[in-house]
Model confidence (mean pLDDT): 80 of 100. This is a predicted structure of a 1702-nucleotide part of an RNA (large-subunit ribosomal RNA, half A) from a Candidatus Omnitrophota bacterium.
Context: one part of a larger RNA
RNA sequence: UGUCUAUGCACGGAUGACUUGGUUAGGUGAGGCGAUGAAGGACGCGGUAAGCAGCGAUAUGCUUCGGGUAGCCGCAAACAGGCUUUGAUCCGAAGAUCUCCGAAUGGGGCAACCCUUCCGGUGUUACAGCCGGAAACCCUGCUAUGAAUACAUAGUAGUAGGGAGCGAACGGGACGAAUUGAAACAUCUAAGUAAGCCCAGGAAAAGAAAUCGAAUGAGACUCCCCUAGUAGCGGCGAGCGAAAAGGGACGAGCCUAAACCUGAGUUUGCCCUCGCAAGAGGAUAGAUUCAGGGGUUGUGGGACUCCGAUAUGGUAGUCGAGGGGAUAGCAGAAAUGCCUGGAAAGGCAUGCCAAAGAGGGUGAAAGCCCCGUAAGCGAAAUUCUGACGACGCCUAGGAGUAUCCCAAGUACCACGGGACACGGGAAAUCCUGUGGGAAUCCAGGCUGACCACAGUCUAAGGCUAAAUACUACACCUAAACCGAUAGCGCACAAGUACCGUGAGGGAAAGUUGAAAAGAACCACGGGAGGGGAGUGAAAUAGAACCUAAAUUCAUAGACAUACAAAGCGAUGGAAGGCCUAUACCCAGGCCGCAAGGCGUGGGGAUGGCUGACCGUGUACCUUUUGCAUAAUGGUCCGACGAGUUGUUGUUGUAAGCGAGUUUAAGUGUUCCGUGAAAGCGUAACACGAAGGCGCAGGGAAACCGAGUCCUAACCGGGCGAUUUAGCUUGCAAUAACAGACCCGAAGCUGAGUGAUCUACCCAUGAGCAGGGGGAAGUUCAGAGAAAUCUGGAUGGACGUCCGAACCCUUCAGCGUUGAAAAACUGUGGGAUGACUUGUGGGUUGGAGCGAAAGACUAAACAAACUCAGAAAUUGCUGGUUCUCCCCGAAACAAUUCUAGGGUUCGCCUCAAGACACUACAUUAUAGGGGUAGAGUGCUGAAUGGACUACGGGACGCUACCGCGUUGCUGAGUCCAACCAAACUCCGAAUACUAUAAUGACUAUCUUGGGAGUAAGACGCUGGGGGCCAAGCUCCGGCGUCAAAAGGGAAUCAGCCCAGACCACCAGCUAAGGUCCCUAAUAAUAAGCUAAGUUGUAAAGGAUGUGGAUUCGCUAAUACAGCCAGGAUGUUGGCUCAGAGGCAGCCAUCAUUUAAAGAGUGCGUAACAGCUCACUGGCCGAGCGAUUCCGCGCCUAAGAUGAACGGGGAUCAAGCUUAUAACCGAAGCUGUGGGUUUUAACCGUCUUCGGACGGAUAGAGCGGUAGGGGAGCAUUGUUCAGUUGGUUGAAGCUGUACCGUGAGGAGCAGUGGACACUGAACAAGGGAUUAUGUCGGAAUGAGUAGCGAAAACGUCUGCGAGAAACAGACGCGCCGAAAGUCGAAGGUUUCCUGGGGAAGGUUAAUCCACCUAGGGUUAGUCGUGCCUAAGCUGAGGCCAAGUGGCGUAAGCGAUGGAUGAUCUGUUAAUACUCAGAUACUAGCUUGUUGGCGUUAAAACUUUUUAUGUGACGUAGGAGGACUAGGUUUGCGGGGUGUUGGAUGUCCCCGUUCUUGCCCGAGUAAUCGGAUGAGGGGACCCUGAGGUUUCCGAGGGGGAAGUUGACUACGACCACACUGCCGAGAAAAGCAUAAAAAGGAGUUGACAAGUUACACGUACCGGAAUCCGACACAGGUAGACCACCAGAAUAUGGUAAGGCGCUC
Repeated sequence: UGUCUAUGCACGGAUGACUUGGUUAGGUGAGGCGAUGAAGGACGCGGUAAGCAGCGAUAUGCUUCGGGUAGCCGCAAACAGGCUUUGAUCCGAAGAUCUCCGAAUGGGGCAACCCUUCCGGUGUUACAGCCGGAAACCCUGCUAUGAAUACAUAGUAGUAGGGAGCGAACGGGACGAAUUGAAACAUCUAAGUAAGCCCAGGAAAAGAAAUCGAAUGAGACUCCCCUAGUAGCGGCGAGCGAAAAGGGACGAGCCUAAACCUGAGUUUGCCCUCGCAAGAGGAUAGAUUCAGGGGUUGUGGGACUCCGAUAUGGUAGUCGAGGGGAUAGCAGAAAUGCCUGGAAAGGCAUGCCAAAGAGGGUGAAAGCCCCGUAAGCGAAAUUCUGACGACGCCUAGGAGUAUCCCAAGUACCACGGGACACGGGAAAUCCUGUGGGAAUCCAGGCUGACCACAGUCUAAGGCUAAAUACUACACCUAAACCGAUAGCGCACAAGUACCGUGAGGGAAAGUUGAAAAGAACCACGGGAGGGGAGUGAAAUAGAACCUAAAUUCAUAGACAUACAAAGCGAUGGAAGGCCUAUACCCAGGCCGCAAGGCGUGGGGAUGGCUGACCGUGUACCUUUUGCAUAAUGGUCCGACGAGUUGUUGUUGUAAGCGAGUUUAAGUGUUCCGUGAAAGCGUAACACGAAGGCGCAGGGAAACCGAGUCCUAACCGGGCGAUUUAGCUUGCAAUAACAGACCCGAAGCUGAGUGAUCUACCCAUGAGCAGGGGGAAGUUCAGAGAAAUCUGGAUGGACGUCCGAACCCUUCAGCGUUGAAAAACUGUGGGAUGACUUGUGGGUUGGAGCGAAAGACUAAACAAACUCAGAAAUUGCUGGUUCUCCCCGAAACAAUUCUAGGGUUCGCCUCAAGACACUACAUUAUAGGGGUAGAGUGCUGAAUGGACUACGGGACGCUACCGCGUUGCUGAGUCCAACCAAACUCCGAAUACUAUAAUGACUAUCUUGGGAGUAAGACGCUGGGGGCCAAGCUCCGGCGUCAAAAGGGAAUCAGCCCAGACCACCAGCUAAGGUCCCUAAUAAUAAGCUAAGUUGUAAAGGAUGUGGAUUCGCUAAUACAGCCAGGAUGUUGGCUCAGAGGCAGCCAUCAUUUAAAGAGUGCGUAACAGCUCACUGGCCGAGCGAUUCCGCGCCUAAGAUGAACGGGGAUCAAGCUUAUAACCGAAGCUGUGGGUUUUAACCGUCUUCGGACGGAUAGAGCGGUAGGGGAGCAUUGUUCAGUUGGUUGAAGCUGUACCGUGAGGAGCAGUGGACACUGAACAAGGGAUUAUGUCGGAAUGAGUAGCGAAAACGUCUGCGAGAAACAGACGCGCCGAAAGUCGAAGGUUUCCUGGGGAAGGUUAAUCCACCUAGGGUUAGUCGUGCCUAAGCUGAGGCCAAGUGGCGUAAGCGAUGGAUGAUCUGUUAAUACUCAGAUACUAGCUUGUUGGCGUUAAAACUUUUUAUGUGACGUAGGAGGACUAGGUUUGCGGGGUGUUGGAUGUCCCCGUUCUUGCCCGAGUAAUCGGAUGAGGGGACCCUGAGGUUUCCGAGGGGGAAGUUGACUACGACCACACUGCCGAGAAAAGCAUAAAAAGGAGUUGACAAGUUACACGUACCGGAAUCCGACACAGGUAGACCACCAGAAUAUGGUAAGGCGCUC
């Protein structure tokens, strides 16, 4: 280190058991609450912290009336303290109280806060203060008042009533999407859906025919069944889709308008009476208003006229009484003993009750222990209610028909739309935006255009219960619903913690025990923790608590392993080591008729673990032609996780009935549940015939009918009948519609939320060290006649320059699991401007904003975010869970906006049927063909030759016409050779068709259910494309793989052999092999090869070698070798410097010879020289050349080392030929077994269809997609079980048994309460894989890291413990900050004591941590007064709705206004407390002065007017002051020089506030004089304490003077000058006027008195804010010392603060 075992008080929390919670459904009640202040909250209330619950300042409760009875003060302990038989706590009913917010309603507002007015009360000398009540808006009624404007109206005021807001679904309405479907999309669909909006009720809506319809009609509405997926609508696509009728539930009908009559009023005309007149009264006619009567209909009705009736009936309104319920309750039978046990309810025994054996609890399982249950009983108070009664209300006809009435901008029409199932259609009907516009019964509407006839009804007014829909809420009940990853998101302090600016999103988390009996005490330890002791049945039930699995980890043991080995980690074999017993054997016992069962003792590895070594062997899933693949997915384990349900079809199967079959809604009965009951609901049974399907078809239809249609008509032909089979229900398979197997988009649409980031804009504020350049203008001097110019000075412009703060980010580095989700370091750009910045506001999603980059709109923008439509859709990817048995594909055809998707066929499967002139194979026979081949006659291509033209070219002749020659070319003809997919005068093999025979336990065909497949790959072969390239591509044929294992090819889907049901330590073979690895011959025989060829390769090359063929030379002596010759003309000629055989050109003769080239090479400057050809001699037998065949050789160069698999092999272990053996597979055979199927047989049962069992025989049993069959397990239900269980269930752990398998037993341990068997049934029913979900645990790894490199060191202290805490002494860092103040924001972080589990990147005695206690004090500081941008907005205007705008009015600081300072004090506050000294505004009193009490004038209030308030920016100069600093002097102290200090030097201090008086200045301010108070080194005293010391408190108290220097960004003051961009408002204040009130009021001084609410701690360039952090980032404003310096740069320092938590 590996495997295994054991243990674990290791980790973890699965499993089992449980259930307080949830889910679904049913019933009853209730169906609202609210200005008498709701829903919902905030804050409080307890003796003691927070949370939940309860309650409200009467606060964990108060009162009354009932109930009830012994204890009580909630969850929830403990302590303390109380209440209660004089009846508490508790339960019910009715009351009281009920802070603040919220419709919120006196005004305001950032909800739970602030500020008012009036009246009443209280209170003060008085003002204050406190308590109670009233005060919002709109609408309606009434009353009063009352503009422009006479009456009047608007308006205003008062009064009374109502409204407002909230709430789950159901309902009515206005408005109204898109995804999606149509395989695209636009009409259409989704859908009048979702969403938002308005309004109502317990239901709503609808409703008593201007209806439906076509019958011998029905008779309001609503709902259910059916009609019916019909009639229809529809890019006639996708889809949409009625109605009448019929069956049921329920059941109910009424009231106005008008005509007419009566009464009252107003008004007009005329007349009359009275009166002089004004006028009054009366009558009449017309118009008009109100009230009463009348009247309400379609066989038309009514008015009107005539006749007639006076009680009966109805009631939906109001009230009553009694009965019955609701909201608390009462009472309620019957058991004991023994055994086991911690405990009895269990077991045994014997009883009892039952109108009660529902259920729950009690220490295990209880009719008789408890709560209850059955049958009964009960209410002071509030409330509900059917039948009943009373009151109220309603209730009449007949005849006549002259006249009158019967709902008007209506019906209807046109145009534009919408709704009707109906998309504009032939389009009726209904609604209405615009425009026209009737009739009154002799009338009008409708009957699917329209017309006629006929029928039917009476619009333009209104009301109406029930049957129907829903359930937030209260109570009850049930469940083949869940049981803590389930069930609601929530069983628990859950809409909580947490996240987000916000809308919004949104968890995890149950169990000790019967009882806390929750571990006294001892000892270890600082604790944590464990060890004893004790409790308990059990502590391995100890609070991290029932059971306690896996991953993972620790410890112990068995075996193995250390020099060579080496790979999916297994499997087969196996030496050795170690350990045991459900089998087996033996003995014998008990029970049983037997089969068998139970138990005892003994024996023994055959069993188990490990295992050197050997053989074989490249995981799983998915996707693929094909994966070890280096293609996908998975770290491991556990739990969860995917073809379901409904409806409608089709098919099969089972059953019932059968020419029929079946009910639907609904109704009834019974049991049960609920309810007070009526009633309602589940189940069972019965009823219910409406309707459906079937029994008859044909036709477009009328129609006819066993026929019918076609036709004038069939001889005919089509479809039917002749041949009857269906209907309903269960189950299974499958389809359609629904989310439809699960997970997964980018997106579309609706309604909202966001401008705390950022873009732009508005309002109001703030900021910019220092230095430089020097415009215009002005002035002076000079020049000039002038215009003007030159120079000096002054001046201070500028999108000016350099450069800090500030803003930005050019480049580089670094960082990149960062310090940081954009920074750091260095370097850069701008830095008085189009600058930067704070606060408050405005603009937003197809929209905003944009100096424009598609930039920005909260870390995301070519369309934000949130929720919803919504489970959008996805022809795409991934995943899809137990077993066994049988069969078993396809990667093709047609078509497709189709090509990685579909549909149909083909191929597969299952069932049923047909079954012979069938299919298949072989053989034979008979056929047609035009391929391979062949051929070249045809068609075309193409080579050579011959011939050839009134063809061409060239040449010649020619005046022209034309002619001639030709050795060039040449159509054509002939000859020879030859080619073709689109040539054929020919033509196979195969294939195909037919017939016949033969073969087989083979299969084919038909119909129906279910599929999958339509990406194929390679090999051989016939071809096309390509390069006769490809592991290329496209076809035809065959094979294999795919979906096929085994043997061979070393390895190797597709090649060769061969098709695996299982077992065997049997045999025979195939391909291929037989030296060793490695099973089998170093086999035999004959050759070949020398190259390790074998064991890669071509053109080409070679005297490799063997065999063969042909030719030549050769005893007239070949070939090779050796010896010799190889000559002469001549140095041939030319050329040349030379050229002599041999640079080159020309010629290449002759002679001598055996032979010898005017020369084959070498060579020389040229010769020379050496050779060759050729010849002779020696030698003595074969030699040379060509061609073919076998085996070899060269050609042959690549990157780590490899071209037999390795060793190795040479008459072979290579190659060729032949022969004989053997090996060799999952093939074949043998033996045993299983299973499928066929056949006949036997047995049992039978509903006679068949089912089951048995043995026999034959054949079969590889398998992906896929089809079929049979089973296992899980959870629950019903029935059965004299079933099991505390003498120990489930679960878990172990185990050697059984089954082909999924799986199932037994035993032992643990565990401590449930579980099982059989038969049926029902499913949330089976997981190694979805970058799956949730949880736990590994690996990486004791690794990276520990967040600015400003820095620490020593000693002492506390302490169990100190690098980090405290103290001291050193050292270091910042110092325009890393110091001080304070705004925003945070919200207790502040201070003190205690603590150390967690947090702190380490430790910690420490902390911004935990815990307890404490801490914020205001007339003067801030807010409360005023207004800006903007926001709200009474009335008002506009708008489908929600709403938009806006006047008056109000709100709203970042601005305006506004009265206090110093010192001291605390652990923590101070302009707040204390002391001192001031100021502001009231009130009271006093003194004194003014004015007033006549209304012109006191004073107060209000209003008005005027002024002030009141404003930009740049620049420079001046004035004034002196903050601060330095220094002198002074006080105190020290150092140390000399003997001696007063000297030198050093250190510290040398100060603050303010009153009065005089004077100066425009002012800021200053000068003089005079007081008061504080601080202050030090001294004295001194409580107390841990006492050489510390020390609260008290008292005293030095110097403080004269100067000098410097001099601020504060003040005068936006004052002045310049400039252009021309620079808030209101309150307040002052003055004046008016009105009202008014008898007092006011100034000064003095005294007294009053002065409210809120904020106030602490951090605040940061460890307290914004950045997830104790984060190198960000964060407006103020102060800011010294030296050097222009400076706030930079360097060094003070005060002060730090050393950055390893």